[in-house]
Context: one part of a larger RNA
RNA sequence: UGACGGGGACCCGCACAACCAGCGGAGCAUGUGGUUUAAUUUGAAGCAACGCGAAGAUCCUUACCAAGGCUUGACAUCCCCUUGACAGAUGCAGAGAUGUGUCCUCCCCUUCGGGGGCAAGGGAGACAGGUGGUGCAUGGUUGUCGUCAGCUCGUGUCGUGAGACGUUGGGUUAAGUCCCGCAACGAGCGCAACCCUUAUCCCUAGUUGCCAGCAUGUAAUCGCGGGCACUCUAAGGAGACUGCCGGUGAUAAUCCGGAGGAAGGUGGGGAAGACGUCAAAUCAUCAUGCCCUCUUAUUUCUUGGGCUACACACGUGCUACAAUGGUCGGUACAACGGGCAGCGAAGAAGCGAUUUGGAGCGAAUCCCAAUAAACCGAUCCCAGUUCGGAUUGCAGGCUGCAACUCGCCUGCAUGAAGUCGGAGUUGCUAGUAAUCGCGAAUCAGAACGUCGCGGUGAAUGCGUUCCCGGGUCUUGCACU
Numbered sequence: 001u002g003a004c005g006g007g008g009a010c011c012c013g014c015a016c017a018a019c020c021a022g023c024g025g026a027g028c029a030u031g032u033g034g035u036u037u038a039a040u041u042u043g044a045a046g047c048a049a050c051g052c053g054a055a056g057a058u059c060c061u062u063a064c065c066a067a068g069g070c071u072u073g074a075c076a077u078c079c080c081c082u083u084g085a086c087a088g089a090u091g092c093a094g095a096g097a098u099g100u101g102u103c104c105u106c107c108c109c110u111u112c113g114g115g116g117g118c119a120a121g122g123g124a125g126a127c128a129g130g131u132g133g134u135g136c137a138u139g140g141u142u143g144u145c146g147u148c149a150g151c152u153c154g155u156g157u158c159g160u161g162a163g164a165c166g167u168u169g170g171g172u173u174a175a176g177u178c179c180c181g182c183a184a185c186g187a188g189c190g191c192a193a194c195c196c197u198u199a200u201c202c203c204u205a206g207u208u209g210c211c212a213g214c215a216u217g218u219a220a221u222c223g224c225g226g227g228c229a230c231u232c233u234a235a236g237g238a239g240a241c242u243g244c245c246g247g248u249g250a251u252a253a254u255c256c257g258g259a260g261g262a263a264g265g266u267g268g269g270g271a272a273g274a275c276g277u278c279a280a281a282u283c284a285u286c287a288u289g290c291c292c293u294c295u296u297a298u299u300u301c302u303u304g305g306g307c308u309a310c311a312c313a314c315g316u317g318c319u320a321c322a323a324u325g326g327u328c329g330g331u332a333c334a335a336c337g338g339g340c341a342g343c344g345a346a347g348a349a350g351c352g353a354u355u356u357g358g359a360g361c362g363a364a365u366c367c368c369a370a371u372a373a374a375c376c377g378a379u380c381c382c383a384g385u386u387c388g389g390a391u392u393g394c395a396g397g398c399u400g401c402a403a404c405u406c407g408c409c410u411g412c413a414u415g416a417a418g419u420c421g422g423a424g425u426u427g428c429u430a431g432u433a434a435u436c437g438c439g440a441a442u443c444a445g446a447a448c449g450u451c452g453c454g455g456u457g458a459a460u461g462c463g464u465u466c467c468c469g470g471g472u473c474u475u476g477c478a479c480u
Stems, first nucleotide, its partner, number of pairs: 002479001004476002007474007015464002020427004026319008034310002042053002064305006073127001077126002079123006088103006106117004130292001132291003138287002140282003143278001145276001150189006156165003169180003195270004200238003204234003209228003214225001216223001241264001244258004321421001325380006337368003342361002347356003387418001392413007434456007
């Protein structure tokens, strides 16, 4: 100087407290451990591993296992020889890879000798190849403390020196934010602001969007005429700055209240993560040092299997245990998005999944698209039930060479556990929690996951004694 303290002072955070909803009990989904296995490929390990890498394992993926093959190789460059091919179609053998036949089959120049290009086959080696090891050899990228308010430098001063001052102090702030003081004076990286989005208004523009007034037509619909007022779209601007008023304070910074305003004191949300910590994570995105291995291999091709196993343990979710509910009928209101190897309407068939059909649309035009909870009625009457839906049987549908291992969906039947969950533990302060549905990426198919979108829409917050984490100052110290 730091680190540490079951030392002190001050301060902050869904840290506690208050409130609401959960998890921990059940069933299922999913990840992990363990066990099993020929293989159950591998990484991740307190917070910060465990619906994580994986935005999607039937083959492929695939790295694992078994079996069958190749050996200059599946991929790249170079040399020599041979051929004119390669590809494609087709026959046979084979699980296929592959092997073996048949058909078909190059280009340019030329002195017609040949030369060049391209491709295939053969050969010799240089080499290729490795998701093999080491993240404790590395780059790059990432997590975390933490969007916490800190981390430093130049000159100067003090100290023999390590170092100190500045950065401490009095106030204040979300903030090392600002003010005042001061052996300091300045500066940098952070904070804030500049960026995006959302909330209000103006202007410009008016189709594919909209329809107030006028007019027309329909069973109905801006459908047609017309219009750009409104909504909306998307480019530009305005607006918020403690600017104004009162109080407080030290005449400061600030804080409290008020006016005006769509919005008030950082308006809400995002992006943005200082110096560093954890030899944190990743050699399996990629790159890369070194090591290892290789012509019967740790390379590579293929078929099948495995990654999906199952006494059990844990994490994360979904569905419930019901009446604020279930079922049936009627009936409203969104936003974000996606679409050509695509989205697929109307109509028709089917109880349904779906099939048929093919209009329209490269989309403010057409389609996905039906929103759901809510609301209005009817019924159930507290039961393991008209709750709950696991499991299983049968019959079908879809994708795809192929759903046996091992996909998703539908109908009929079946109708398990479960009556609110021990110790303990998680999230959340407002359009939030809770609840309801919708979309997208990945993707042939395959979400209860993930990332977004809107609808309905709370309760509580006395306070900082305590638990956890963090910041500043100070003190002790057998550690550095």
RNAcentral holds the full RNA, with entries from Greengenes.
A computed fold for a 480-nucleotide part of an RNA from an uncultured bacterium, annotated as small-subunit ribosomal RNA, 3' major domain.
Rfam family: Bacterial small subunit ribosomal RNA.